The RNA shown here (Bacterial RNase P class A) has 442 nucleotides and comes from Desulfamplus sp. Of the family's consensus pairs, 98% are formed in the model. It was read from a public genome assembly, where an Rfam model found it. Model confidence (mean pLDDT): 76 of 100.
RNA sequence: AAAGUAGAUCAGGCGAUCGCAGGAUUUAAAAAUCUUGAGGAAAGUCCGAACACCAUAGGGCAGGACGCUCCAUAACGUGGAGUCGCGGUAACGUGAAGGAAAGUGCAACAGAGAAGAGACCGCCAGCAAUUUUAUUUUUUUAUGAGACUGUUAAUUGUUAAAUUCAUUAUUAUGAUAAUUAACACCAUAGAUAUAGUAAAUAUAGCUGGUAAGGGUGAAACGGUGCGGUAAGAGCGCACCAGUUUUUCAGGUGACUGAAAAAGCUUGGUAAACCCCGUCCGGUGCAAGACCAAAUAGGGAAGUGCUUGAGGGCUGCCCGUCCAAAACUUCCGGGUAGGUCGCAUGAGGUGUGCGGCAACGUACAUCCAAGAUGAAUGAUCGCUGCUCUGAAUGAGGGUAACCUUAUCAGAGAACAGAAUUCGGCUUACGAGCUACUUUCACC
Numbered sequence: 001a002a003a004g005u006a007g008a009u010c011a012g013g014c015g016a017u018c019g020c021a022g023g024a025u026u027u028a029a030a031a032a033u034c035u036u037g038a039g040g041a042a043a044g045u046c047c048g049a050a051c052a053c054c055a056u057a058g059g060g061c062a063g064g065a066c067g068c069u070c071c072a073u074a075a076c077g078u079g080g081a082g083u084c085g086c087g088g089u090a091a092c093g094u095g096a097a098g099g100a101a102a103g104u105g106c107a108a109c110a111g112a113g114a115a116g117a118g119a120c121c122g123c124c125a126g127c128a129a130u131u132u133u134a135u136u137u138u139u140u141u142a143u144g145a146g147a148c149u150g151u152u153a154a155u156u157g158u159u160a161a162a163u164u165c166a167u168u169a170u171u172a173u174g175a176u177a178a179u180u181a182a183c184a185c186c187a188u189a190g191a192u193a194u195a196g197u198a199a200a201u202a203u204a205g206c207u208g209g210u211a212a213g214g215g216u217g218a219a220a221c222g223g224u225g226c227g228g229u230a231a232g233a234g235c236g237c238a239c240c241a242g243u244u245u246u247u248c249a250g251g252u253g254a255c256u257g258a259a260a261a262a263g264c265u266u267g268g269u270a271a272a273c274c275c276c277g278u279c280c281g282g283u284g285c286a287a288g289a290c291c292a293a294a295u296a297g298g299g300a301a302g303u304g305c306u307u308g309a310g311g312g313c314u315g316c317c318c319g320u321c322c323a324a325a326a327c328u329u330c331c332g333g334g335u336a337g338g339u340c341g342c343a344u345g346a347g348g349u350g351u352g353c354g355g356c357a358a359c360g361u362a363c364a365u366c367c368a369a370g371a372u373g374a375a376u377g378a379u380c381g382c383u384g385c386u387c388u389g390a391a392u393g394a395g396g397g398u399a400a401c402c403u404u405a406u407c408a409g410a411g412a413a414c415a416g417a418a419u420u421c422g423g424c425u426u427a428c429g430a431g432c433u434a435c436u437u438u439c440a441c442c
Base pairs, nucleotide, nucleotide: 001438002437003436004435005434006433007432009430010429012383013382014381015380016379017378018377020037021036022035023034024033025032039414043425044424046423047422048421049420050419051284052283053282054281058318059317060316061315063280064279065278066277067276068082069081070080071079072078083097084095085094086093087092098275099274103273104272105269106268120214121213122210123209124208125207126206127205129203130202131200132199133198134197135196136195137193139191140190141189142188143187144186149184150183151182152181153180154179155178156177157176158175159174160173161171162170163169222240223239224238225237226236227235241265242264243262244261245260246259247258248257249256250255288340289339290338291337298331299330300329301328302327303326310322311321312320313319347366348365349364350363351362352361353360354359385411386410387409388408389407390406392405393404394403395402396401
């Protein structure tokens, strides 16, 4: 210097001239003199009361208000001081601040699913299908091996049988041994078709498990990490958060701080219905009381008189009162005047004491508008406050810068008592005090 936060104060003053209302003195009355005369919000009519009447005066239901703790007050939905939550860097502000696992309800759209919900995309396992690979079985090709064994064929030797008179000879007959060839068996490399088995990937399907990952949303039924699992999950563990219980310390208390145990994990909304706790008669100065006057103490109808009509007591019910009797409705007539209520009060101011404070208390002192179609006003002069301008002087300061004097001009907000008081809310001008944050200078 700038931006903000909180608090209380003032709401122009003095004089003159005239005007209005109340009071006092004086007067036969008038006149005269003296004195007082809108707010801090008088607004709103939002709360609470005093006072008056209902009224002699109750109970229940409904309804309404409030809702953390302690204190103040006549009381309050008010105030003070705190606690917790939210906002703010802070000074500070603000809360309709008991209960959501007692129940019911509500939350568009999106989303599988929004409070005891849920499977969209996914992940895992199984089933069956297609595909691929390997292998088994079937068939087959090539190469190698070919020792053993088996089969087939051929040759040779021996022999049996049959035929022949007999030998010989013959027989596409049998047995046996050897040799040769081929094949099988064996190994390797392939091919092929069907079927089986195993594995893998992909596609789509079915069944089961899952809620970790992804998506939707303002918000998704604790968070992070590790282990575990077929895949996951507080399923288990460590730490953190929440909840419940217990203990210790501080505080009158709301609460605060610390420790321990339990894997218990239990959205929002009650300024929605509801549950719980505390409190609550109504009407209002146009309340009400009194005096005077006038008219026609008029006419008609209905109901009722203790089996209680009707009315009153906020709405309803009980009860009770008028009441050992009157009430209601219609028609018609008169009056609308005066006095009180009316300002002495849960009052103001000052000082002391108690209290953080709100506030309480003791003493002293004061009486501060009372109109009723509605007073409190108008003019002039000086001056105070704020702002703007001009130049100069003085003072303070290290500096940035600040204060003050002189002259001129301009401006001044919101707004008028009506029974009174305590609050709340709203409207608004001027300066002052304290505090917070930022910037600059030393």